[in-house]
Context: one part of a larger RNA
RNA sequence: AGUGCACGGUGGAUGCCUAGGCACUAGGAGCCGAAGAAGGACGCGACGAACAGCGAAAUGCUACGGGGAGUUGUAAGUAAACUAAGAUCCGUAGAUAUCCGAAUGAGGAAACUCACUAGCAAGAAGAGCUAGUACCAGAUGGUGAAUACAUAGCCAAUCUGGAGGGAGACCCAGAGAACUGAAACAUCUUAGUAUCUGGAGGAAAAGAAAGCAAUUAGCGAUUCCCUAAGUAGAGGCGAUUGAACGGGGAACAGCCCGUUACGAUAAGGAGUUAAAAAAUAUUAAUAUAGUUGAACUAUCUUGGAAUAAUAGACGAAACAAGGUGAAAGUCCUGUAGACGAAAUGUUAAUAUCUCCAGUAACAAAGAGUAGGGCGGGGCACGUGGAAUCCUGUCCGAACAAAGCGAGGACCAUCUCGUAAGGCUAAAUACUACCUAGUGACCGAUAGUGAACCAGUACCGUGAGGGAAAGGUGAAAAGAACCCUUGGCAGGGAGUGAAAAGAACCUGAAACCGUGUACUU
Repeated sequence: AGUGCACGGUGGAUGCCUAGGCACUAGGAGCCGAAGAAGGACGCGACGAACAGCGAAAUGCUACGGGGAGUUGUAAGUAAACUAAGAUCCGUAGAUAUCCGAAUGAGGAAACUCACUAGCAAGAAGAGCUAGUACCAGAUGGUGAAUACAUAGCCAAUCUGGAGGGAGACCCAGAGAACUGAAACAUCUUAGUAUCUGGAGGAAAAGAAAGCAAUUAGCGAUUCCCUAAGUAGAGGCGAUUGAACGGGGAACAGCCCGUUACGAUAAGGAGUUAAAAAAUAUUAAUAUAGUUGAACUAUCUUGGAAUAAUAGACGAAACAAGGUGAAAGUCCUGUAGACGAAAUGUUAAUAUCUCCAGUAACAAAGAGUAGGGCGGGGCACGUGGAAUCCUGUCCGAACAAAGCGAGGACCAUCUCGUAAGGCUAAAUACUACCUAGUGACCGAUAGUGAACCAGUACCGUGAGGGAAAGGUGAAAAGAACCCUUGGCAGGGAGUGAAAAGAACCUGAAACCGUGUACUU
């Protein structure tokens, strides 16, 4: 030195576990904000920092309900207190709510600085306290040119509204790529995707036919699903792209303004916000605290511990689940079932009140519009024979409805409809959030980046990037006391079922040793 065996150290794999995730289901809810949001800064406790809670009325205040014995959060400890005159705690409704932040008196390098007006207080000044003072739009009022009336404009410390945030979701609109594919590349594709911007709602958008259909003839707003169908088509006819009619379902709902005729009447509708407006009461159900809720014992069986074993019982509208010193229907919390609200909300019905609302055989029926030329875009449809839809530009109808549009160039016949004004629930999309639940989902290198004080520590000028880190035990019973020691630590003693001893469950391998045997 190697090999074997034995015993260790180191290390943290594996096993078991779950406090956290992931994906869904059902129901709810789907907005917050100048009455100052979202998000923060700084403070508030008897006691340092942090998290959570709260706001100078600061670990809390008030009222009304629930509840019934302890309480002063995480979080031990000490102190001081509260509580059957009902605390802590839970729910509902309020009060307070510093400073920054749309931030809004002016400024500003956010959480700061400096003003003015009115009031309070005070002998005056300074300092102070309370309230107000941004901008835009509309309304109202005042003032008021050229220009007489007027109008434009201007003014207001009058009133109303807006702004900003978000759920990295869903929706509508405006703008709009490239990598890529075509085995290169330019039309094309990727794709009207990503991205940017504006706007809204709990959904949005669309929507009551100038629609489809047409073989034989009918259908009757929109939206969504299945199909038709990878079809008809489009296409350097390449790559690729790609309908509709019809059929079957989900859900169903129709109306108004203007115009014209007649003419003064109510059959209907609405009342959270907005539009024109105003609601109130009762009842019922339900949400936001809760209440009740069956039934088991024994053993000189094992064990540290009984829920195990043995023995004999019982409940079940409850054998879902979790906990309890191992594995519990009958120990605890619960579960099935039954019950419950002073307050606020939601839904439904009824009543009262308020607001709006005339009818339509005749007559009327939306013009720089329909349509056309040129240039584009959208339609599955790349200019094509290219209808249909939108329009930058130039033209430009009928309306005596005997009109006009469409049925894929165009024309005729026929059929269908009535443009150039508007509103409209449901079926559909999504899930930050709340409640209940589910999983041939993960189990700490997995599952969220984050099971743990994580978007933290740390890195970066910045945009931004971004970790590691779980487990004593049933219970701290967390090792009194003695010895060595400066301390760490160790040896006894003690606790415990077991040291599992806090560098704490199990404790693999690599790696490092000690002893011993053999070989060289």
Notes
Predicted 3D model of a 520-nucleotide part of an RNA (large-subunit ribosomal RNA, domain I) from an activated sludge metagenome. Model confidence (mean pLDDT): 82 of 100. Rfam family: Bacterial large subunit ribosomal RNA.